[in-house]
RNA sequence: AGCCGACUAAGCAAUCGCUGUUGAUCGCAAGAUUGAGGGAGGAAAGUCCGGGCUCCAUAGGACAAGGUGCCAGGUAACGCCUGGGGGGCGCAAGCCUACGGAAAGUGCCGCAGAAAAUAGACCGCCUACAGCUUCGGCUUAGGUAAGGGUGAAAAGGUGCGGUAAGAGCGCACCGCGUCGCUGGUAACAGAGAUGGCAUGGUAAACCCCACCUGGAGCAAGACCAAAUAGAAACUCUAUGAUGUUGUCCGCAUCGAGUUUGGGUUGGUCGCAUGAGGGUAUUGGUAACAAUGCUCCUAGAUGAAUGAUUGUUCAAGACAGAACCCGGCUUAUCGGUCGGCUCGUU
Numbered sequence: 001a002g003c004c005g006a007c008u009a010a011g012c013a014a015u016c017g018c019u020g021u022u023g024a025u026c027g028c029a030a031g032a033u034u035g036a037g038g039g040a041g042g043a044a045a046g047u048c049c050g051g052g053c054u055c056c057a058u059a060g061g062a063c064a065a066g067g068u069g070c071c072a073g074g075u076a077a078c079g080c081c082u083g084g085g086g087g088g089c090g091c092a093a094g095c096c097u098a099c100g101g102a103a104a105g106u107g108c109c110g111c112a113g114a115a116a117a118u119a120g121a122c123c124g125c126c127u128a129c130a131g132c133u134u135c136g137g138c139u140u141a142g143g144u145a146a147g148g149g150u151g152a153a154a155a156g157g158u159g160c161g162g163u164a165a166g167a168g169c170g171c172a173c174c175g176c177g178u179c180g181c182u183g184g185u186a187a188c189a190g191a192g193a194u195g196g197c198a199u200g201g202u203a204a205a206c207c208c209c210a211c212c213u214g215g216a217g218c219a220a221g222a223c224c225a226a227a228u229a230g231a232a233a234c235u236c237u238a239u240g241a242u243g244u245u246g247u248c249c250g251c252a253u254c255g256a257g258u259u260u261g262g263g264u265u266g267g268u269c270g271c272a273u274g275a276g277g278g279u280a281u282u283g284g285u286a287a288c289a290a291u292g293c294u295c296c297u298a299g300a301u302g303a304a305u306g307a308u309u310g311u312u313c314a315a316g317a318c319a320g321a322a323c324c325c326g327g328c329u330u331a332u333c334g335g336u337c338g339g340c341u342c343g344u345u
């Protein structure tokens, strides 16, 4: 000067105030008094994934649609995490990865350039003596893609030989394809043999392949109380209609909807003991798992945790639970600790 990981996110005291649990007393009840113990985050955010839970006969089959995409593990599961492999960046510690298939097919690669994939001759190089010639060359014909130019990319790369001039034309090495051998669970890596060898890229383009996927959601859902108009009109109705994404088949049921009008908008539960937290040992590279011990850590409902004072300090940033949990992503003032890399002395 950097890289990686972990912890913290103000503390203490006093006074007044808010809210939940629980004990006691008073009260018909609503409630009141008093004691004890609690009361927002590392992201509570975004609603992006995965589930737990609740409900819906069809959560049966097929298609469509959607998601993931190297390998192996972990996990309740995942698009997450851990460890490996390939590729890229960095001097390095490290970081990123939308990483199956281009020989199944289709599409696209503007401009420039001769030509952009059944892809070529603009400037060139060589030859013929056919014609012309001021003897420098020009026209025509044939060969060529090594050199130059254009471009993100131009018929593998470098070197040597060879040729009229060139060209994998031949050779050596590299690259690429095929074959088996060795190591590895595998992705893959290594060394060898063989072939002059198919001349691009792009699939976060369509597509192909492999695997995965019922739907709706705590405003889910259950119960109690209360009130009203067991109202009115219209459409389809068994060859039909409905059944928690769409289409078809199957299965089940017998009604399914539209409009106008009336009643209720109250209370309780769901609602905090859970794939839970901490710690030790064992196994494992790790994520994590098992066992033992220990702890209970907010449950509001127009929405609780606030105000004042004093003090310590390094600093008050981003910011407030609403069914819960595991992740990812985004925002962010600072502080503490540990390890590693490079440079200078």
Stems, first nucleotide, its partner, number of pairs: 001341008010312007018039002021036006041318001045329002048327005053217004060249004065213005070084005085099001086097004100208002105206002107202003122148002124144005130139003156174006175197001176195004181190003221269004231260006240254004276295008

Bacterial RNase P class A from a marine eukaryotic metagenome, 345 nucleotides, folded computationally. RNAcentral holds the sequence, with entries from MGnify.